[in-house]
RNA sequence: GCCUGGAUAGCUCAAUUGGUUAGAGCACCGAGCCGAGACCUCGGAUGUCGCAGGUUCAAUUCCUGCUCCAGACACCA
Numbered sequence: 001g002c003c004u005g006g007a008u009a010g011c012u013c014a015a016u017u018g019g020u021u022a023g024a025g026c027a028c029c030g031a032g033c034c035g036a037g038a039c040c041u042c043g044g045a046u047g048u049c050g051c052a053g054g055u056u057c058a059a060u061u062c063c064u065g066c067u068c069c070a071g072a073c074a075c076c077a
Base pairs, nucleotide, nucleotide: 001073003071004070005069006068007067010026011025012024013023019057028044029043030042031041032040050066051065052064053063054062
């Protein structure tokens, strides 16, 4: 340098041919329980869906460019 895959909550990951309000587990906060904790039960908060444009009535999803991560290939007297 070219190609492929990926970037979604604090962490690890879903999201079924574009469609109303984006979810789960763990973690966090509150309540219940307890002498107090842990466990358990109930409830709650948290997202510019990597960034910027484009297409569309409508984009996490499609298209373009860029950034970053992983892999393979090529180059390297």